[in-house]
Order: sequence, then structure tokens, then C1' cells
RNA sequence: AUUGCUGAUGUGGGAGAGCGCAGGGAGACCUGCCGCCGAAGGCGCAACACGCCCGGAAUCGCUCAGGCAAAAGGACCGCAGCAGCAUC
Repeated sequence: AUUGCUGAUGUGGGAGAGCGCAGGGAGACCUGCCGCCGAAGGCGCAACACGCCCGGAAUCGCUCAGGCAAAAGGACCGCAGCAGCAUC
């Protein structure tokens, strides 16, 4: 002292789908049933690789978990300074 990647922190943005029905409870809430969503997390895999097994990405698929007014949460994206690594 340049640029990039990664990480954590702060900050701005950030979709979808039920304020479903029934029962219980003083209430917080609990139980059962029906319908739905994908962008926490989790699981699956084409090419490829491998003698076999093992491996192998996503905003794709599944819907276990989670969610379906608002709030909260939220993959991901931007910005800020910090740390590490690489680079000039």
C1' cells in the first nucleotide's frame, strides 16, 4: 500500500403460504382434524470422479424440522470498519 476471498460484528433491503375448523383450559396455552408454503436448519442428486464402496452444487427437488394477519424469524444481496488468507 492495491485488489480479491473467507469469517464474525454492526447496519439497510429481503419472498411465499390459514388471524382455518373442532374440543379442552380462568389464562398462558394444549390436543385433534383439514388445507397450504420454501428462503433458517436438515435430507436427496446430474455431469464428473472412483476397480467396487465411499464422494459429488444450487435460489433445483423433498417437506423431517420450520412457517402460513402484524410482530418476530428469514436464504440471499448492499454498505461500514475489524480479523485471517492470498495478491500487487

This is a predicted structure of an 88-nucleotide RNA (Glycine riboswitch aptamer) from a Gammaproteobacteria bacterium. It was read from a public genome assembly, where an Rfam model found it. Its Rfam family is "Glycine riboswitch aptamer". Rfam describes the family as follows. This family represents the bacterial glycine riboswitch.